[in-house]
Molecule: transfer RNA
Organism: Candidatus Komeilibacteria bacterium
RNA sequence: GCUCCCGUAGCGCAACGGAUAGAGCGCCACGCUUCGGACGUGGAGGUUCCAGGUUCGAAUCCUGGCGGGAGCG
Numbered sequence: 001g002c003u004c005c006c007g008u009a010g011c012g013c014a015a016c017g018g019a020u021a022g023a024g025c026g027c028c029a030c031g032c033u034u035c036g037g038a039c040g041u042g043g044a045g046g047u048u049c050c051a052g053g054u055u056c057g058a059a060u061c062c063u064g065g066c067g068g069g070a071g072c073g
Base pairs, nucleotide, nucleotide: 001072002071003070004069005068006067007066010025011024013022018056027043028042029041030040031039049065050064051063052062053061
């Protein structure tokens, strides 16, 4: 340099173009416990990497950029 894949919560990940983007782990509070852990209940946490475009409607499709990974040279 060329080709391909990926980028969504603190982390690893879901989500047919369609209702308020979800569940797990983690975190916080409460219950339980002598205390903690485990368990139970509830809660917080999101510019879906950025900028445009298509569409009635975009995390999803298209273009460019940025970042990461793999292969080829």